About this RNA: A computed fold for a 325-nucleotide part of an RNA from a mouse gut metagenome, annotated as large-subunit ribosomal RNA, domain IV. The RNAcentral record of the full RNA draws on MGnify. The prediction has a mean pLDDT of 88. Rfam family: Bacterial large subunit ribosomal RNA.

Context: one part of a larger RNA
RNA sequence: CCUUUGUUAAGGAACUCGGCAAAAUGACCCCGUAACUUAGGGAGAAGGGGAGCCUGGUGACAGGCCACAGAAAAGAGGCCCAAGCGACUGUUUACCUAAAACACAGGUCUCUGCGAAAGCGAAAGCUGAAGUAUAGGGGCUGACGCCUGCCCGGUGCCGGAAGGUCAAGGGGAUGUGUUAGGAGCAAUCCGAAGCAUUGAACUUAAGCCCCGGUGAACGGCGGCCGUAACUAUAACGGUCCUAAGGUAGCGAAAUUCCUUGUCAGGUAAGUUCUGACCCGCAUGAAUGGCGUAACGAUUUGGGCGCUGUCUCAACAAGGGACCCG
Numbered sequence: 001c002c003u004u005u006g007u008u009a010a011g012g013a014a015c016u017c018g019g020c021a022a023a024a025u026g027a028c029c030c031c032g033u034a035a036c037u038u039a040g041g042g043a044g045a046a047g048g049g050g051a052g053c054c055u056g057g058u059g060a061c062a063g064g065c066c067a068c069a070g071a072a073a074a075g076a077g078g079c080c081c082a083a084g085c086g087a088c089u090g091u092u093u094a095c096c097u098a099a100a101a102c103a104c105a106g107g108u109c110u111c112u113g114c115g116a117a118a119g120c121g122a123a124a125g126c127u128g129a130a131g132u133a134u135a136g137g138g139g140c141u142g143a144c145g146c147c148u149g150c151c152c153g154g155u156g157c158c159g160g161a162a163g164g165u166c167a168a169g170g171g172g173a174u175g176u177g178u179u180a181g182g183a184g185c186a187a188u189c190c191g192a193a194g195c196a197u198u199g200a201a202c203u204u205a206a207g208c209c210c211c212g213g214u215g216a217a218c219g220g221c222g223g224c225c226g227u228a229a230c231u232a233u234a235a236c237g238g239u240c241c242u243a244a245g246g247u248a249g250c251g252a253a254a255u256u257c258c259u260u261g262u263c264a265g266g267u268a269a270g271u272u273c274u275g276a277c278c279c280g281c282a283u284g285a286a287u288g289g290c291g292u293a294a295c296g297a298u299u300u301g302g303g304c305g306c307u308g309u310c311u312c313a314a315c316a317a318g319g320g321a322c323c324c325g
Stems, first nucleotide, its partner, number of pairs: 001320008010311002014309001019306001028050004036041001038143001052065005066070001078304007085296002090102002106141007118127003144291004149221003154218002156214005163209003169203002175197004181190003222240005249283001250280001261277005
């Protein structure tokens, strides 16, 4: 010097991104216990008190004894307030992330009538299921409470079948090649049947176009101008565009760029936090919206207690390093 422990005057988070780490609390019995609440909880809330041994007494208890110390060592919750997220118990990146991610009960949409749909397989076959729509598969959402607005123009899905388009197939028109034959002095021309080839009209399913429906389907949910007897603002009006122009809620938010927005609270002082405001760059309703008791090795802010985290370091012990052998 390093490391692991122990103790520390006065102060007590001034440390620090942050009380990280440490300290503190701690079992049992008694008293006592708030907001809120889904009436179960919250709750071990919080906050207090007790305790050994001897003698007497059934006992409550009373008297006495010893120590620094009686839950005598060890082991054994710190607590409170407020907010975000997720209801909860669970699950997860074996070996850097345990969470607000996944799951979840519940909700909803959709498919499936049974040799079910769906899945595996080349098939046989099997799962589904020795089940049968109160069942099974898939998607989304995610307890509970209050709710879940408008748009079907695009895309998807469902339904429709009149018309348009439309494959193979059917159908064979027509053309062409070939030549018996005919014409011609010849070159050559014409050319039946057959064969070969070409292949028009017409016929023809689904699909697409088309016509409707459908949002807890994929998704989307405007602009400009003017207007009230201070000013400001605009309940109101005009106009353009759209399929329709964002409803209830919430809102500088896990979303707010400007921004440390403004006001209020808390502090001596607060880019964080809480409550408001609304000018929402770029919130918003099952890609769910807003609340919510309980829960959380979750995130954020504040407080009490406590402390070597710090002011500011000191000492001691164990183990190393180092020196000698």